[in-house]
């Protein structure tokens, strides 16, 4: 860097260093010298990997494998402004709008796996 699968309207911030841009990309909107972003330390959130239990499936059979549900949080990641901040297309509704909602898509993020 590429591919596959799953998830993305929930949740969770303090201190220190630095000093001007940052929120991926377009437009919007927002954050930021009352110090953002980034980095470090500590803390936390969550439950993808992980561990355990129950049930079911598979199997000649099994403590193995798969699925669902529940519990845990030591370890591997991740995350801790705004729904992935919104964005594109189609449809529905009525209060006809820079509207709301539904479905789908593009791009992206994270995890697990593969080449």
């Nucleotide at each position: 860097c590429u591919c596959u699968u799953a998830u993305c309207c929930a949740g969770a911030g303090a201190g220190g260093u630095c000093g001007a841009g940052g929120g991926a990309a377009u437009g919007g909107c927002c954050c930021g010298u009352u110090g953002a972003c980034a980095c470090c330390u500590c803390a936390g959130c969550a439950a993808c990997c992980u561990u355990c239990a129950u049930u079911g499936a598979c199997c000649u059979g099994u403590u193995a494998u798969c699925a669902a549900u529940g519990a845990a949080a030591a370890g591997g990641u991740g995350c801790u402004a705004a729904u992935u901040c919104c964005u594109c297309a189609a449809g529905u509704u009525c209060c006809u709008g820079u509207a709301a909602c539904u479905u789908g898509g593009c791009a992206g993020a994270u995890a697990a796996g593969a080449a």

This is a predicted structure of a 115-nucleotide RNA (SAM riboswitch aptamer (S box leader)) from Peribacillus asahii.
The sequence was found by an Rfam model in a public genome assembly.
Of the family's consensus pairs, 97% are formed in the model.